Large-subunit ribosomal RNA, domain IV from a Bacteroidales bacterium, 335 nucleotides, folded computationally. The coordinates come from a structure-prediction model, not an experiment, and the mean pLDDT is 86. The organism belongs to Bacteroidales, within Bacteria.
Context: one part of a larger RNA
RNA sequence: UCAUGGCUAAGGAACUAGGCAAAUUAGACCUGUAACUUCGGGAUAAAGGUCCCCCGCGCGAGCGGGGCGCAGAGAAAUGGUCCAGGCGACUGUUUAUCAAAAACACAUGGCUCUGCUAAAUCGAAAGAUGACGUAUAGGGCCUGACACCUGCCCGGUGCCGGAAGGUUAAGGGGGGAGGUUAUUCUUGAUUUAUUAAGAAGAAGCCUUGAACCGAAGCCCUGGUAAACGGCGGCCGUAACUAUAACGGUCCUAAGGUAGCGAAAUUCCUUGUCGGGUAAGUUCCGACCUGCACGAAUGGUGUAACGAUCUGGAUACUGUCUCAGCCAUGAGCUCG
Numbered sequence: 001u002c003a004u005g006g007c008u009a010a011g012g013a014a015c016u017a018g019g020c021a022a023a024u025u026a027g028a029c030c031u032g033u034a035a036c037u038u039c040g041g042g043a044u045a046a047a048g049g050u051c052c053c054c055c056g057c058g059c060g061a062g063c064g065g066g067g068c069g070c071a072g073a074g075a076a077a078u079g080g081u082c083c084a085g086g087c088g089a090c091u092g093u094u095u096a097u098c099a100a101a102a103a104c105a106c107a108u109g110g111c112u113c114u115g116c117u118a119a120a121u122c123g124a125a126a127g128a129u130g131a132c133g134u135a136u137a138g139g140g141c142c143u144g145a146c147a148c149c150u151g152c153c154c155g156g157u158g159c160c161g162g163a164a165g166g167u168u169a170a171g172g173g174g175g176g177a178g179g180u181u182a183u184u185c186u187u188g189a190u191u192u193a194u195u196a197a198g199a200a201g202a203a204g205c206c207u208u209g210a211a212c213c214g215a216a217g218c219c220c221u222g223g224u225a226a227a228c229g230g231c232g233g234c235c236g237u238a239a240c241u242a243u244a245a246c247g248g249u250c251c252u253a254a255g256g257u258a259g260c261g262a263a264a265u266u267c268c269u270u271g272u273c274g275g276g277u278a279a280g281u282u283c284c285g286a287c288c289u290g291c292a293c294g295a296a297u298g299g300u301g302u303a304a305c306g307a308u309c310u311g312g313a314u315a316c317u318g319u320c321u322c323a324g325c326c327a328u329g330a331g332c333u334c335g
Stems, first nucleotide, its partner, number of pairs: 001330008010321002014319001019316001027051005036041001038145001052067006068072001080314007087306002092104002109142006120129003146301004151231003156228002158224005165219003171213002176208005183200008232250005259293001260290001271287005
């Protein structure tokens, strides 16, 4: 000096991002116990008392009296407590090895698919899971206890239904077109019945192929938002001013309802007001000017719960003012 323990005057969070760490508390019995509440809880709430030894009484729990110590749960082990708020209802699960949470799950609610050789899934298939189940079942998606609720928009995208018309593949269909040339014609040559060149050209074969017929889908048409999603602007107006219940106008599929709101969301912003402090960018209660909340991508509340996050109070302390001493161990220095 470091590590691990122990103690500390006065103060007691002044430390610090933050009471991190440490200290406090602690057992049993008796008394007592608030708001709130889903009436179960909250609750070991909080707060207070007793605990050892001796004598007497009592069946006993215990009662009465006395004694000693700083201290009677005499050691060890063994909750600090309270208030307010955010988030998540809860017990649970998770990044084996930097994250335990507000993330995941969850009971609950909803939508949707599936009639059984079910849908869905694995597999090339056979086959298997689903399930030795059968719609109070099984699969997918979202929400996330409970209470009160869950508004408007189907124009876009998706899904479901519809079938008149338009478009439309393979395939069917073959009008025609091109090539080939039996034959005929023209011209030339000569051995007069052959040959050469050119023109026209049937059938067949080869190549090509128009019209027309032709499903789903798409176009079309209707439904559907606890499907993906979306939920306006400008101007004027009341007998102080200010504001605008009211009016006008443009646009839209429809223009954000209830509730909440500087919020895990508010940029400006340490918004403004109130509370708490001597002093408060945090915190709590309001306001609403919501840059850019908002209703199962759920909205707002909520008792209980939480190694959750935030603010405060009390107790407590070497966290600090400000450092000192002791024990044990280690390295180094000196010796």